[in-house]
Context: one part of a larger RNA
RNA sequence: GAAUGAACGCUAGUGAUUUGUUUAAGACAUGCAAGUUCAACUUUUUUUCAUUAAUUAAAAAGUGGCGAACGGGUGAGUAAUACAUGAGAAUUUACCCAGUUAUUUAGGUAAAUCCUAAAUAAAAAAAAAUAGUUUUAAUAAAGAUUAAUUCGUAAUUGGAUAAGCUUGUGUAAGAUUAGGUAGUUUGUGUGAUAAAAGCUCACAAAGCCUUCAAUCUUUAGUUGAUCUGAGAGGAUGGUCAACCACACUGGGACUGAGACACGGCCCAGACCUCGGAAGAGGGCAGCAGUCGAGAAUCUUAGGCAAUGAGCGACAGCUUGACCUAGCAAAAUCACGUGUAUGAUGAAGGCCAUUUGGUUGUAAAAUACUUUCAUUAAGGAUAAUAAUGAUAUUACUUAAAGAAGAAGUCCCGGCUAAUUUCGUGCCAGCAGCCGCGGUAAAACGAAAGGGGCAAGCGUUAUUC
Repeated sequence: GAAUGAACGCUAGUGAUUUGUUUAAGACAUGCAAGUUCAACUUUUUUUCAUUAAUUAAAAAGUGGCGAACGGGUGAGUAAUACAUGAGAAUUUACCCAGUUAUUUAGGUAAAUCCUAAAUAAAAAAAAAUAGUUUUAAUAAAGAUUAAUUCGUAAUUGGAUAAGCUUGUGUAAGAUUAGGUAGUUUGUGUGAUAAAAGCUCACAAAGCCUUCAAUCUUUAGUUGAUCUGAGAGGAUGGUCAACCACACUGGGACUGAGACACGGCCCAGACCUCGGAAGAGGGCAGCAGUCGAGAAUCUUAGGCAAUGAGCGACAGCUUGACCUAGCAAAAUCACGUGUAUGAUGAAGGCCAUUUGGUUGUAAAAUACUUUCAUUAAGGAUAAUAAUGAUAUUACUUAAAGAAGAAGUCCCGGCUAAUUUCGUGCCAGCAGCCGCGGUAAAACGAAAGGGGCAAGCGUUAUUC
């Protein structure tokens, strides 16, 4: 000098765009954050029509389906089951797209697109020798409804998307950590998985890693990037984006295309709440908000109008994702606090050699202007077939009046800017050198001056 998710002191006019618990992955009151579907099914209620049924429209409860594995949060753990960048083979993939084939029967249930059982098929699988081909064993389904094979359902092929797996290289510090390892290293076979593999088990062998730093210890989410620097480097990883991990702590599986699942289940533990003391319930590292800790970090707001997501044939419903508004000079950028004229160089202040000098064209005064703010009226775009939370919006026009809007740090040298008074090694200053013991340009005050400016200065940290 540049920078910051900053804090503190003094001060403070406006707008736009961002950012906002860096500490206790501490504990959490309250509300909301994941539903949807009646064109799958059953029941009930109301309504229309009517005599019951049937019909029209709507609501509620349950069964079933899809979603809830996304979206949102946090960075505790993790030095490699992570991440970055290449390479690869032994895999799966709901919904979506393009093909092929099929959509039969019985039982349970209140009923069903639910559950159970059965029939039937091959392009799919395995084995056998080869191109055709042949043989063997096994496996499916659900209906609803429309103008319409219209929407589904089952099997299968290919695609798309998503995910799992293997491997090369790179990836913090310590040798005051030198040996580590026994499913450990390899093989054969069995099992398991969607899938390769000691992933698991049996047997056999005795290997495998390591000064090119194994093992151990400490610290740490990684990257794109950000800051700085002429660069090489150094430091950082908050916001935004990609990946990973976690969801009170530890363990486990279930369901499912997908989880070993933040607002699901089971077990154990700590803590809390309720209780009739038997027992029952809970999990904000979602959005707000509270307590606590701390130098320190916001509203228990509006709306689904837009973008996106889930469900639904649609209409639509839901969405603290998101879009908005609120708070904070926390940051960046932009604008303003007036302009011109004005010497009797006014008064006052300060200095003084007592003629004066300076504050100073500064003020007053005269003539103008109205950005921003204020008041009034109009009023886009975002969304159009329709729908606007924002919104008392942006923006435009008009009105009045210089009116409502300047501070802060410094003035010994480094370093731009000096005099007087007070104090008297005292009180104090100080980044370094150093000032202060009676004429202090260094302390305190005043006047004057210098720097930056809605900020200025200090502290902390990085280069």